[in-house]
């Protein structure tokens, strides 16, 4: 180099082109003697980078950067 899969909150993963969500973790409350579970509430994301296509792009294109697998 060549083919194919992927990159979305801390981690794992969701998302017919139409408000970006689940699950776990975080932090507050609530229970309890008190911790753990449960239950209620909250924070947290330029959806890898740049362009394009659209009234609208996480989703299509078109180029580049990492990941993982295959082949010699």
């Nucleotide at each position: 180099a060549g083919c194919a899969g992927g990159g979305u909150g801390g981690a794992g993963c969701a998302a017919u082109g139409g408000c970006a969500g689940c699950u776990u973790g975080c932090c507050g409350g609530u229970c309890u003697c008190a911790u753990a579970a449960g239950c209620c509430g909250g924070a947290g994301g330029u959806u890898c980078c740049g362009g394009g296509u659209u009234c609208g792009a996480g989703u299509c294109c078109c180029g580049g950067c990492c990941c993982u697998g295959c082949c010699a």